[in-house]
RNA sequence: GUCGAGGUAGCCAAGGUGGUCACGGCGGGCGCCUGAAGAGCGUCAGAUGCGUGUUCGAUUCACGCCCUCGGCA
Numbered sequence: 001g002u003c004g005a006g007g008u009a010g011c012c013a014a015g016g017u018g019g020u021c022a023c024g025g026c027g028g029g030c031g032c033c034u035g036a037a038g039a040g041c042g043u044c045a046g047a048u049g050c051g052u053g054u055u056c057g058a059u060u061c062a063c064g065c066c067c068u069c070g071g072c073a
Stems, first nucleotide, its partner, number of pairs: 001072007010026003019056001028044005049065005
């Protein structure tokens, strides 16, 4: 350089038919429980890499860019 895969909470990760409250796990806050903790249970908060475009509406579609991984050269 070129081809392919990917980027979603602090970490891991599903999904994508364009419209509902973006599914979960770990972690965190609060409460219940306990003599106290741990475990368990309940509950709460937090996320779609950046920009432009298409559209009534974009996490999803198009284009460009950035970053990660892999193949080829």